A computed fold for a 75-nucleotide RNA from a Clostridia bacterium, annotated as transfer RNA. Rfam family: tRNA. Rfam links the family to the GO term triplet codon-amino acid adaptor activity. It is annotated as a transfer RNA. From the family's description: Transfer RNA (tRNA) molecules are approximately 80 nucleotides in length. The RNAcentral record of the sequence draws on ENA.
RNA sequence: GCCGGCGUAGCUCAGCGGUAGAGCAGGCGACUUGUAAUCGCCAGGUCGAGGGUUCGAGUCCCUCCGCCGGCUCCA
Numbered sequence: 001g002c003c004g005g006c007g008u009a010g011c012u013c014a015g016c017g018g019u020a021g022a023g024c025a026g027g028c029g030a031c032u033u034g035u036a037a038u039c040g041c042c043a044g045g046u047c048g049a050g051g052g053u054u055c056g057a058g059u060c061c062c063u064c065c066g067c068c069g070g071c072u073c074c075a
Base pairs, nucleotide, nucleotide: 001071002070003069004068005067006066007065010024011023012022013021018055026042027041028040029039030038048064049063050062051061052060
C1' cells in the first nucleotide's frame, strides 16, 4: 500500500429501512432471624465521527478515525 471483519448501555452481545433491546453489572423493594440465592421494579445510549439517499437510517451509500486478521512491496 491492497482486501476483509468489527465499532450499539459500565461489560458481553442482539437488532430484515418503521418505538433502540437482552444477559451480566448497578439502585430500590419482596422473601430470610440475617447474608447469599431467587423474584419484581427502576435507572442507564450523541448507535465511532462527518456527509449523502429516503417520508423515515443502528440498518443502505461515500469519506475519515480506531481495533483485529490476511496479502503484497521496498529498505